[in-house]
C1' cells in the first nucleotide's frame, strides 16, 4: 500500500396472494357507475346527445368484524454429517417446510443481484 470475506448507507433490478363478504361512517375529496333537476342541441321529440348541480344513491376512502390466501423483512423447524467405544444427547444450510409476526390496487425497513460510497479485518 492492500484482495476476498463482513457490517452500513445510497442508486437500479427485483416476485407472490381478495383492491373478497358484513356491519358502521362518509358524499364531491375520485373528475367511477346509475337517478332527478335546470338549461341547450337535433325529426331518435312520450326519444337521444351534451353541460351544470357542496342534488340522491351505490362505489373508491375511513373504522370494526368475518372467511380464504401469499412468502423473498424478521422469527421457527429439521437432513446428511459432526461429536460419542456405540446409543441418547450436542452441532447442523437453504430461496425447504411452518404461518408467530407481516402482507393480499398503488405502494412497501421484500430476500436476492449490480454498480457507487464509508467502516473494520487483513491474504499477498
Nucleotide at each position: 500500500u492492500g484482495a476476498a470475506u463482513c457490517c452500513g448507507c445510497g442508486c437500479g433490478g427485483g416476485a407472490g396472494a381478495g383492491u373478497c363478504c358484513c356491519g358502521g361512517g362518509g358524499c364531491g375529496u375520485c373528475g367511477g357507475a346509475c337517478c332527478c333537476a335546470c338549461g341547450u342541441c337535433u325529426u331518435u321529440u312520450c326519444a337521444g346527445g351534451u353541460g351544470u348541480g357542496c342534488g340522491g344513491u351505490c362505489g373508491g376512502c375511513c373504522c370494526g368484524g368475518g372467511c380464504g390466501c401469499c412468502g423473498a423483512a424478521g422469527g421457527a423447524g429439521c437432513a446428511a454429517g459432526u461429536c460419542c467405544c456405540u446409543c441418547c444427547c450436542u452441532u447442523g444450510a437453504a430461496u425447504c417446510u411452518c404461518u408467530c409476526a407481516g402482507g393480499c390496487c398503488c405502494a412497501g425497513u421484500c430476500a436476492c443481484c449490480g454498480c457507487g460510497c464509508g467502516g473494520g479485518c487483513g491474504a499477498g